[in-house]
Context: one part of a larger RNA
RNA sequence: CGUACACGGUGGAUGCCUUGGCAAUCAGAGGCGAUGAAGGACGUGCUAAUCUGCGAUAAGCUUGGAUGAGUUGAUAAGAAAUGUAUAAUCCAAGAUCUCCGAAUGGGGAAACCCACUAGAUGAUGAAUCUAGUAUUUAUUACCCAAUACAUAAGUAAUAAAAGCAAACCGGGAGAACUGAAACAUCUAAGUAACCCGAGGAAAAGAAAUCAACCGAGAUUCCGUUAGUAGCGGCGAGCGAACGCGGAAAAGCCAGUUAGUGAUAACCCAUACAUUAGAGGAAGUAGCUGGGAAGCUACAUCAUAGAGGGUGAUAAUCCCGUACUCGAAAAUGUUUGGGCCGUACUAAACUAACAACAAGUAAGGCGGGACACGAGAAAUCCUGUCUGAAGAUGGGGGGACCAUCCUCCAAGGCUAAAUACUCCUGAUUGACCGAUAGUGAACCAGUACUGUGAAGGAAAGGCGAAAAGAACCCCUGUGAGGGGAGUGAAAUAGAACCUGAAACCGUGUACGU
Numbered sequence: 001c002g003u004a005c006a007c008g009g010u011g012g013a014u015g016c017c018u019u020g021g022c023a024a025u026c027a028g029a030g031g032c033g034a035u036g037a038a039g040g041a042c043g044u045g046c047u048a049a050u051c052u053g054c055g056a057u058a059a060g061c062u063u064g065g066a067u068g069a070g071u072u073g074a075u076a077a078g079a080a081a082u083g084u085a086u087a088a089u090c091c092a093a094g095a096u097c098u099c100c101g102a103a104u105g106g107g108g109a110a111a112c113c114c115a116c117u118a119g120a121u122g123a124u125g126a127a128u129c130u131a132g133u134a135u136u137u138a139u140u141a142c143c144c145a146a147u148a149c150a151u152a153a154g155u156a157a158u159a160a161a162a163g164c165a166a167a168c169c170g171g172g173a174g175a176a177c178u179g180a181a182a183c184a185u186c187u188a189a190g191u192a193a194c195c196c197g198a199g200g201a202a203a204a205g206a207a208a209u210c211a212a213c214c215g216a217g218a219u220u221c222c223g224u225u226a227g228u229a230g231c232g233g234c235g236a237g238c239g240a241a242c243g244c245g246g247a248a249a250a251g252c253c254a255g256u257u258a259g260u261g262a263u264a265a266c267c268c269a270u271a272c273a274u275u276a277g278a279g280g281a282a283g284u285a286g287c288u289g290g291g292a293a294g295c296u297a298c299a300u301c302a303u304a305g306a307g308g309g310u311g312a313u314a315a316u317c318c319c320g321u322a323c324u325c326g327a328a329a330a331u332g333u334u335u336g337g338g339c340c341g342u343a344c345u346a347a348a349c350u351a352a353c354a355a356c357a358a359g360u361a362a363g364g365c366g367g368g369a370c371a372c373g374a375g376a377a378a379u380c381c382u383g384u385c386u387g388a389a390g391a392u393g394g395g396g397g398g399a400c401c402a403u404c405c406u407c408c409a410a411g412g413c414u415a416a417a418u419a420c421u422c423c424u425g426a427u428u429g430a431c432c433g434a435u436a437g438u439g440a441a442c443c444a445g446u447a448c449u450g451u452g453a454a455g456g457a458a459a460g461g462c463g464a465a466a467a468g469a470a471c472c473c474c475u476g477u478g479a480g481g482g483g484a485g486u487g488a489a490a491u492a493g494a495a496c497c498u499g500a501a502a503c504c505g506u507g508u509a510c511g512u
Base pairs, nucleotide, nucleotide: 001511002510003509004508005507006506007505008504009503015497016461017460020432021431022429023428024427025426026425027424028423029421030420031164032163039100040099041098042055043054044053046078049075050074051073061094062093063092064091065090066089070082071081072080105114106113107112115133116132117131118130119129120128121127135161136160137159138158139157140156141155142154168199169197170196171195172194179186183233209216210215220247221246222245223244224243230238231237251413252412253411255353256352257351258350259349260348266338267337268336269335271333272332273331274330275329277325278324279323283298284297285296286295287294299316300315301305307319308318309317362386363385364384365383366382367381368380369379372398393408394407395406396405397404448455449454468496471483472482473481474480
C1' cells in the first nucleotide's frame, strides 16, 4: 500500500409523520371609503426584543346574551395578582380609536413642519386644549364690475364625488415575437400590455328578426348542425348560419280624456335563516408490555361503527358524531297589519283617441365590423360630401329588377338561465408529503442582491412525558468527554426519529 471481515467517524439519502399547500363540490358573501378606507408609522404589558391584540380609555372600556372555574395572548420561565355568577372565554351592539395615507387648513424629503377663525382655561397677553377651515360638481340664498337694466366674478349653506380592491363584464385605443418552413397581403389577434366605467353579475333583449310560399316568434347560455357552407399570396390558415335538442323564461314605458282606487317606501308584528351555544347512548376483567386501544373472556349501545385525540390498533376513555333543542341583540328573507293619502300632485291599472322619432334612411368617396381579405358583395358602423318618403308610406329577403312574403329603423327600461372568486363555512380527493406541495409547513415576499424598476432564498421531526442529565472526575472557572442519575430506549442528549452512499479512520487476518 492492497484485499477481506468487524467496529467507528462524517454525511443526511431513505422510510415513517404533518402543522402547510394544491384541486374541486355545495352554500354564503360579492365590496370597503370624507362617520376618513386599503395599507402603514409610532406607541401600548410586571417586559429588553419580536409576533399577536389593541390605540393616550391603548393584550383593553360599556351594555345585552351564551358559557362558566379558572384566569392574567405566544416565544417564556419567573414575579405579582385576580376569580365562584361582577373572573376569563365566545357572540351581538356600542364607546375609545395617536400620526401618516384619497388625506382634504397651508406646506412637505409619508408617519413631520407652520397657520388662521371661533370657543375653553388664563388676564382681553403668552402658552395649552377643543372644534372648524381642500378641490370640483349640483341646488339654493346673498352680494356685485367694466355698464343703465343685468350678467360674469365673489361669499355662504346643503348634498354628492374622489381613493382602494383578485378575477369576471362593457367601452376606448392597440403591438410584436411567432406561423406561412424566407417574406410583404395574411397569421399571431382585436390577443398582450395601457386607459375609462359599472355590477354582483355585466352585456344583450321584446323584430324595420328569421324563414321560404310551410311557418317560427325578445335576449342569453349549452349540445348539435360542422370543421359543413364559405373566406383565403384559394398558401399558412380562418370558419359561420338556417334548422333541431335542451337550460331559463316576462314582458313593458311615454301625450290627452274618462274610469278604477292605494301599490312602493316607512313602522309594527310574524315565521324562517345567519351571527354565540345546550342536551346527546353504550365495557369491564385477565395476559403481554414502559404504556393497552393489542390478545383472551364474557357484555352493551347504535337515527350515534364520520373524524380526531389518548404512552401500540378504542363504536362503548375524552372531544365529538346521529338526532333534538336554543337568541337579549343585529342582519336578511316571507307573510299580515298599520301609517301617509281620499282623488289636487306623483306612481299604478283599464278603455278610447292621438302620437309613433330628419341632417335620419339612402347614395358617392375613404375606412372598419360581419366566418366573408373589394370581391358579383348584400347587411351593420361612420370620417367626409350629398340627402328622401311620411302607412296610398318605408326596411329586409346576399349585386340588381319584378312578383310574393315578412317586418316597422332613426327614443327608453327589463328578472332568470351565463362568467368569475380577494373572501367565509362545510365537505371531498386512484392530489403533494419538506429538492415535493404555494416563492413561503419554520416570524417569507423575510434574509440577501440591485441607484431603481425589480429579483429573491435556505431553513420541519428528542421523548409518551423534560422526567432536558442533581452530584463527582479530566480540562483553560473552556470546548469536549468519562462516571452517576432519568427514561422502554441516551449509538433517543438538545449538532437530538430512522441514519444509505461518496469520503476518512481503528482493529484483526492475509498478500507484497
A computed fold for a 512-nucleotide part of an RNA from [Haemophilus] ducreyi, annotated as large-subunit ribosomal RNA, domain I. Model confidence (mean pLDDT): 85 of 100. The RNAcentral record of the full RNA draws on ENA and SILVA. It matches the Rfam family "Bacterial large subunit ribosomal RNA". Its family is annotated with structural constituent of ribosome and ribosome in the Gene Ontology.